[in-house]
Context: one part of a larger RNA
C1' cells in the first nucleotide's frame, strides 16, 4: 500500500420490507445436459453458458457422416512451354450427380492477302513449375470486437510539502448531492480521465411552409363520404425558436453550498425516455465474423457431388407458450391506434370455396394506393361439470411454398378428445403510463418449426411504515502470522 474480518460508523440499490404478477406441478415450443448413433458438425459453463452465436438447419446453408469424384486444383498473382488446338457453344455413352470417354466445333485485335488462306499477339484453354486451399490446433502467443463489476462514483497526474524508504498528502475533516456534485475548513496549490451538460426522442408555445395531410366559416354536390370550389382558423407533418435557471417568495442552514414548503406555470428542482460505459478486475468470451505470430496438413485435414445427419429419446434442468374457467367460454352486432413495411412487391372492388386459399387485377416506388387491429361496448346462450372449460395426441380429406415435404415444412376443415381443477421445498421480475393485460408490425426469409427477438400503440392498478435482517456496492475507521 491492498485484500480479508461470523470487527466498527455513515450511506445507497426492487438488496430486504409493503404489493401485484410468475416460475417450480400439467401438455407443448425452444436450448443444454446425458444416452444414443456411421454422423448426431463446432463453440458458450456461477451471477455474466443454457429461445446463447444461429435476423429463420427440407436441398444450399454446412463445418459432421457414408459413397462416388478431381490433385495447380472451387478461388489469387506470376513465369515458361504450346498453338487455334482439347476454350465458348452443340451433340453422344455411362453415371445418382459430380465427373470421365468420344465426335462436331472455332471468336477478338494487328500485318500480308481480291479471295481461299498465312503471319503474329494478348486474353480464353491445356501442360509444367512457383504457389493456391483449410470453419485444421493454441483466445494460456495476439490484435480487433464483446461481456461483467457498473452509469458504480470512482481512477491518476504536475509541483510543493512530510517520511531515511516503500509512500503519504492532495482524495482527509464537517455539512450537502443521484454524483470526488458543491460550499466550509485545512501544507497543500492546481489539472487531467470519469459526473454533469453539450445530442436524439418525448410533454406545452409560437414563427415559416401547406400537398398527398386536415376543414372552422362560405359556396356546389352525392344515396353516402372533404367528394369538389375554396380556405390555412383547427389538427397534423417538419424545420427553426421559445420555455426550467432553485430564476422569485417564505423557513431552516455556518452571512455558505443546499434542503423544505409555496406562486406561477403544459412542465419544477437531472421533467420522462435513450445514446453515451473512467483507470481496471476476471489469463473471462471469440483464432467458427474478420485479422494474425506460431505448429501441423498438401493425391489431403484442400475441393466437387448424392443422399443421411444436425430434428435421434428411458432420462435431467434452463427458458418460453397455452391452460387448469364465470373478472370465464360461445354466437350475433358495432367502435377506436401507432410504428413500420411495399415492384421476382402491397394487392382494392367483385366472383369461387364452410375455411386455408384460389381467380381476377383496380390502385401504388407511396403522408395519395394497399396491409390494417384485439381486449372493449351491446344482446342472447352455458350454470361448476373434467363441463359448450382446456386444447395434447391420432385419423381422413384438402391449401400453400418449392425442381423436392418420407426421415423433416407451415395452414385450414370434419372427426378424434389425453394430462391439467392454481402447482413441495425453493426461486424471478417490476416504483406509474411503470406490472399486469390486449394485439399490431418488421428483420431473417421461396416457405416455414416465430410460443423466438426487436420495435409499435389499446387499456392499466397496487403498495413503499421503513433500514433490524438477506444480497450486492461505496467511502471512512480497527485488527490480521495474508500478498
Nucleotide at each position: 500500500u491492498g485484500a480479508c474480518g461470523g470487527g466498527g460508523g455513515c450511506u445507497c440499490a426492487c438488496a430486504c420490507a409493503a404489493g401485484c404478477g410468475g416460475u417450480g406441478g400439467a401438455g407443448c415450443a425452444u436450448g443444454u445436459g446425458g444416452c444414443u448413433u456411421a454422423a448426431u458438425u463446432c463453440g458458450a459453463a456461477g451471477c455474466a453458458a443454457c429461445g446463447c452465436g444461429a435476423a429463420g438447419a427440407a436441398c444450399c446453408u454446412u463445418a459432421c457422416c457414408u459413397a462416388g469424384g478431381c490433385u495447380u486444383g472451387a478461388c489469387a498473382u506470376u513465369c515458361a512451354c504450346g498453338g487455334a488446338u482439347a476454350a465458348a457453344c452443340u451433340c453422344u455413352a455411362u453415371g445418382a450427380a459430380a465427373g470421365u470417354a468420344g465426335a462436331g466445333g472455332u471468336a477478338c485485335a494487328c500485318c500480308c492477302g481480291c479471295a481461299a488462306g498465312g503471319g503474329c499477339g494478348g486474353a480464353a484453354c491445356g501442360u509444367g513449375a512457383a504457389c493456391a486451399g483449410g470453419u485444421g490446433c493454441u483466445g494460456c502467443a495476439u490484435g480487433g470486437c464483446u461481456g461483467u463489476c457498473g452509469u458504480c462514483a470512482g481512477c491518476u497526474c504536475g509541483u510543493g510539502c512530510u517520511g531515511u524508504g516503500a509512500a503519504g498528502u492532495g482524495u482527509c475533516g464537517g455539512g450537502u448531492u443521484a454524483a470526488g456534485u458543491c460550499c466550509c475548513u485545512c501544507a497543500a496549490c492546481g489539472a487531467g480521465c470519469g459526473c454533469a451538460a453539450c445530442c436524439c426522442c418525448u410533454g406545452u408555445c409560437g414563427c415559416u411552409a401547406c400537398u398527398u395531410g386536415c376543414u372552422a366559416a362560405c359556396g356546389c354536390g352525392u344515396a353516402a363520404u372533404g367528394g369538389c370550389g375554396a380556405g390555412g382558423a383547427c389538427u397534423g407533418u417538419a424545420g427553426c425558436g421559445a420555455g426550467a435557471c432553485u430564476g422569485c417568495c417564505g423557513g431552516u442552514g455556518u452571512c455558505a453550498a443546499a434542503c423544505c414548503g409555496g406562486a406561477g406555470g403544459a412542465a419544477g428542482g437531472u421533467g420522462g425516455g435513450g445514446a453515451u460505459g473512467a483507470c481496471g478486475u476476471c489469463a473471462a468470451g471469440u483464432c467458427c465474423u474478420c485479422a494474425u505470430g506460431g505448429c501441423c496438413u498438401u493425391u489431403a485435414u484442400g475441393u466437387c457431388u448424392a443422399g443421411g445427419g444436425c430434428u435421434g429419446c428411458a432420462c435431467a434442468c434452463g427458458u418460453g407458450c397455452u391452460a387448469c374457467a364465470a373478472u370465464g367460454g360461445u354466437a350475433u352486432g358495432u367502435a377506436c391506434a401507432g410504428a413500420a413495411c411495399g415492384a421476382u412487391g402491397c394487392a382494392a372492388g367483385a366472383c369461387c370455396g364452410c375455411a386455408a386459399g384460389g381467380u381476377g387485377g383496380a390502385g401504388c416506388a407511396a403522408a395519395u394506393c394497399g396491409c390494417u387491429a384485439a381486449a372493449g361496448c351491446a344482446u342472447a346462450c352455458c350454470c361448476c361439470a373434467g363441463u359448450u372449460c382446456a386444447g395434447a395426441u391420432u385419423g381422413c380429406g384438402g391449401g400453400c411454398u418449392g425442381a423436392a415435404a418420407u426421415u423433416c415444412g407451415c395452414c385450414c376443415g370434419c372427426a378424434u378428445g389425453a394430462a391439467g381443477u392454481u402447482g413441495g421445498a425453493a426461486u424471478c421480475g417490476c416504483u406509474a403510463g411503470u406490472a399486469a393485460u390486449c394485439g399490431c408490425g418488421g428483420a431473417u426469409c421461396a416457405g416455414c418449426u416465430a410460443c423466438g427477438c426487436c420495435g409499435c400503440g389499446g387499456u392499466g392498478a397496487a403498495u413503499a411504515u421503513g433500514u433490524u435482517c438477506c444480497u450486492g456496492a461505496g467511502c471512512c475507521u480497527u485488527g490480521u502470522a495474508c500478498a
Molecule: small-subunit ribosomal RNA, 3' major domain
Organism: uncultured Verrucomicrobium sp.